[in-house]
Molecule: SAM riboswitch aptamer (S box leader)
Organism: Robertmurraya massiliosenegalensis
RNA sequence: UCUUAUCAAGAGAGGUUGAGGGACUGGCCCGAUGACACCUCGGCAGCGGAAUCAUUUGAUUCUGUGCCAAAUCCAGCAAGCAAAGCUUGAAAGAUGAGA
Repeated sequence: UCUUAUCAAGAGAGGUUGAGGGACUGGCCCGAUGACACCUCGGCAGCGGAAUCAUUUGAUUCUGUGCCAAAUCCAGCAAGCAAAGCUUGAAAGAUGAGA
């Protein structure tokens, strides 16, 4: 980079540091009552792998990853509705698996 699946569920404490962060843009939020990042411990769920049990499906454990504010925080493009706005589908992004 390409293909494919999923993305309204779920899951936080402590320590270090000290001003930004939520991918981008706009909005709206989080943040000196300490964000973000890193470390330790803990947890959550799905995908891949392995083992065991059962064998139609599957269950449990371990493991490779991922994740633990807000729907991927909302919108961005297109279509429908007279419109505010709503709905649906894309795009973009994230993660897993494969190439």